Record summary:
RNAcentral holds the full RNA, with entries from SILVA. Predicted 3D model of a 349-nucleotide part of an RNA (small-subunit ribosomal RNA, central domain) from a metagenome. The coordinates come from a structure-prediction model, not an experiment, and the mean pLDDT is 90. Rfam family: Bacterial small subunit ribosomal RNA.
[in-house]
Context: one part of a larger RNA
Formats: sequence, C1' cells, structure tokens
RNA sequence: CUGGGCGUAAAUCGUGCGUAGGCGGCUUGUUAAGUCAGAUGUGAAAGCCCCGGGCUCAACCUGGGAACUGCAUUUGAAACUGGCAAGCUAGAGUUGAGUAGAGGGGAGUGGAAUUUCAGGUGUAGCGGUGAAAUGCGUAGAUAUCUGAAGGAACACCAGUGGCGAAGGCGACUCCCUGGACUCAAACUGACGCUGAGGCACGAAAGCGUGGGUAGCAAACAGGAUUAGAUACCCUGGUAGUCCACGCCGUAAACGAUGUCGACUAGCCGUUGGGCCCUUUUAGGGUUUAGUGGCGCAGCUAACGCAUUAAGUCGACCGCCUGGGGAGUACGGCCGCAAGGUUAAAACUC
Repeated sequence: CUGGGCGUAAAUCGUGCGUAGGCGGCUUGUUAAGUCAGAUGUGAAAGCCCCGGGCUCAACCUGGGAACUGCAUUUGAAACUGGCAAGCUAGAGUUGAGUAGAGGGGAGUGGAAUUUCAGGUGUAGCGGUGAAAUGCGUAGAUAUCUGAAGGAACACCAGUGGCGAAGGCGACUCCCUGGACUCAAACUGACGCUGAGGCACGAAAGCGUGGGUAGCAAACAGGAUUAGAUACCCUGGUAGUCCACGCCGUAAACGAUGUCGACUAGCCGUUGGGCCCUUUUAGGGUUUAGUGGCGCAGCUAACGCAUUAAGUCGACCGCCUGGGGAGUACGGCCGCAAGGUUAAAACUC
C1' cells in the first nucleotide's frame, strides 16, 4: 500500500454555515457517454503457461499452440448510471392558525445579603484555629437600631425540567430579534444530503485602550504548622473577577460516541403540542417532537450499547497506523504579546 478501524485500547475537526467535489425520490419518452455483446485490425520477438522434439538426463536449445486480461474502428442491445425532454408528490420548502421556552441583543426597575460611611444605644473585648498568633478594639471595636453610598450576584420557585449548532443561558418589566414544535388544508415540485478549501461563532484564563471595584482573590506581606514549609490553616492584600470596544482561538470544548436518512421486541417515568373517551377528574387511551431509567434480538475484548444504538444498511467528511523523542525542532501562516496552527527527523526501547 491493500486492509482493518475510531465510547474506554491510536483515532470524530469545539460547533455551525457553505464553495468545489462526491452522492441523490417516483413515472414516461428519447439519447447512447459509462455498461454489455459481436466483428475487424493491432497487441514485435524472446520470456511465463500447455503439448511435442534435440543434446545419455537436467539446466539449456528448439517446433507448435494458448495467452498477451489492452487499444482503435465498426455493427448492435437499452435493464442500470449519466445527458436531454415532459410529468408526479412520499424527500425538502412556503403560506395560515396556535403552543412552550434561563435562545440572543438593548434599555429600565426591584428586594435579600456583604462591605464602607454618618448617627443612636452600649462596654471590654472581638476575630480566628486542631490549638494559637498575626490582625481589629477604651482615639469606644464586636453586638444592636436608624439612615446613606456603591458594586456584584439573583435564595425559594428548581425538576436525570426547558432553550440553544456548540460554547452556553436563571430576579422582574418593556423594546428589537433567531429557532423549534403542533394542527389542517392549500401551494412550489427534488429545490435534497454531505462538505476538501473558505467564512462565522466559540468557556475560563490572558492581552490592548478607557472606566469601575462591594465581595472574592493568583502574586505579595505577616502569623502559625514543620526537621524545613517558597504549601495545606489563619490575618491582610494587588492584578483579575464587572462594563465598553478590540484581540486571543484554546479546554476532560465530553455522550471522551461526526452529520444526514431508512429499518429492527417491549416496559416504566417526565416536558411541549394534537385527537378521542370519560365518573369533567389529581382519570384513561392514542399520536407526535424532545428528555431519562430498564430491557430482548443483535453487537462488543470486556465493561457495556440497545428506536436518543455502540444493532442492520446507505451517502459524504474528518481522523488513526507501537512507546519515547514530540504535539517538540525547523520553515510557513496567524497574533501586540502570551502563544496558536500546520508538523518532522536523528537517536532509543
């Protein structure tokens, strides 16, 4: 390489949109590029293979045949694939009426709590720990009451509940806005799936400029612990955490499980819709879209998965190929930097 694989052994890009490409529903007609059949020409000789012959045999030499799986031209076939034409509605989409939702963006508002400040009451402690100490306090702390300021986060509701492509999203109100689901018809008529490059989004930390800073808290300082203690514990505390704009582009970005479609026993919950029945209820049945638990066949090295598949198949993409060296060096691209991305080899076991 062929192949075999990718939940946990190496391996699904963090996620989506989408270009080229690959693949693509049902019917009819046509075409004949692919496909199939025939014919003709060619496919050098030698060699390989088969049947003979010659050296005493063999190697070797030699005659004949077959083969040369290919190419070109030509004559046909028309099922399948492709092209062209016409049509269809089961895929996909549009319209209408509804439904649920922490989906996204902006503006405003609220209460609880922490802290600080001002004032009242009040007096010797408070705080903290395994025990302490540093720290705070007679310049009146802690506690308690009243008021004010400011920032950040939204208890209960809350739920293997909901929404979102993923990251993620949780007080309330308003404005702007994306998607999903359900029902009934009508409409378009394959408009689809995937997707190398590309583009966009992308937690936390980090970076730039300007704000903000209550609490928390890397660094740092002090107190303890200890043989030491550059830690764990305690008292403080700056970046940061928050906001605006711009970068970064990575995570155990996880379901460690790519996307789409079809098919394959059931049972029990739960969320959002539809329909039917009923004792109109805190009930039952059915259907559909999610989200969980268990379980058969089947699969799996086992664990386990099991209509939300890791089962049975199809389409397309990505990725893996012993461990270390190494996700490193060099080079390219990107970045303000930190670094990211692409990505080896020597050597070694």